A computed fold for a 317-nucleotide part of an RNA from a Candidatus Micrarchaeaceae archaeon, annotated as large-subunit ribosomal RNA, domain IV. The prediction has a mean pLDDT of 85. The RNAcentral record of the full RNA draws on ENA.
Context: one part of a larger RNA
RNA sequence: CCCACGUUAGGGAAAUCGGCAAAUUGGUGGCGUAAGUUAUCGAUAAGCCAUGUCUGCGCUCUGUAAGCGCAGAUCUCAGUGACUAGAGGGGAGCGACUGUUUAUUAAAAACACAACUCACCGCAAAGCCGUAAGGCUUAGUACAGUGGGUGACGCCUGCUCACCGCUAGUACGCGAAACUCCCUUUCAACGGAGUGAAGCCCUAGCAAAGAGCGGGAGUAACACUGACUCUCUUAAGGUAGCGUAAUACCUCGUCGCUUAAUAGGCGACUUGCAUGAAGGGCGUAACGACUCCCCUGCUGUCCCAACGUGGGAUCCG
Numbered sequence: 001c002c003c004a005c006g007u008u009a010g011g012g013a014a015a016u017c018g019g020c021a022a023a024u025u026g027g028u029g030g031c032g033u034a035a036g037u038u039a040u041c042g043a044u045a046a047g048c049c050a051u052g053u054c055u056g057c058g059c060u061c062u063g064u065a066a067g068c069g070c071a072g073a074u075c076u077c078a079g080u081g082a083c084u085a086g087a088g089g090g091g092a093g094c095g096a097c098u099g100u101u102u103a104u105u106a107a108a109a110a111c112a113c114a115a116c117u118c119a120c121c122g123c124a125a126a127g128c129c130g131u132a133a134g135g136c137u138u139a140g141u142a143c144a145g146u147g148g149g150u151g152a153c154g155c156c157u158g159c160u161c162a163c164c165g166c167u168a169g170u171a172c173g174c175g176a177a178a179c180u181c182c183c184u185u186u187c188a189a190c191g192g193a194g195u196g197a198a199g200c201c202c203u204a205g206c207a208a209a210g211a212g213c214g215g216g217a218g219u220a221a222c223a224c225u226g227a228c229u230c231u232c233u234u235a236a237g238g239u240a241g242c243g244u245a246a247u248a249c250c251u252c253g254u255c256g257c258u259u260a261a262u263a264g265g266c267g268a269c270u271u272g273c274a275u276g277a278a279g280g281g282c283g284u285a286a287c288g289a290c291u292c293c294c295c296u297g298c299u300g301u302c303c304c305a306a307c308g309u310g311g312g313a314u315c316c317g
Stems, first nucleotide, its partner, number of pairs: 001312008010303002014301001019298001027051005036041001038152001052074009075079001087296007094288002099111002115150006127136003153283004158213003163210001165206005173200002179194004214232005241275001242272001253269006
């Protein structure tokens, strides 16, 4: 010097990206327990007290067992005396939850999930495997099965069918081979006409299908703003919500709270570079080895180091 442990005056996160690590808490009994809430929970919330041993006694009781109590005595700094053994609280984000996952750097906000929704499917079904026989679904039958999406619950889910796609229809047109007819001196080819499927075209519908959801002027008796008006334009011009956000470039936006001091956090405002409604929108109790901020307690994280125990490197012999 390194590794693993242990103790530490005073201070107590000043260390650090960050309380990482360590410390605190801890069992049992009694008391007590907030906001919120889906009335289950939250909850071991928080917080307070007790805890050994000896003697005598009471109750429960089949019991000299066990449990629950009462009174007195007694020892220690300390009685769950060792071991064992939750730190707690507040605010926010995301995901409802229990689960699942990158065997060997990622456990999560990712996947799944009940629930909601769309499409297909009447059974020799739809879907899938196989050249086939055959098989799965299924010894099931629409309260079933398959495929896609969203993701508990609550309140909701706006406008657009122009494009892409799907479904249905119309039959005017376009539309292959084959077939029929014509043409051709014989055979055939070529050529022409007719018939005419799907599909295209056309007409509708469908967005919890893919997708999309404007610009410029003027205007209210200070000023500002613009309910209002005009205009260009679109298939329709972003509704309710939320909003400097896991989304905001400018940006450390502005204001308030928190601090001695805050590029942080929270609450508001909000003209949103480039939010927005099942690629769901906004809330939400409970839950989370998730992420961020704050507080109490606690501590060698630090001020600032020291010492001890064990092992090692190294040095000397």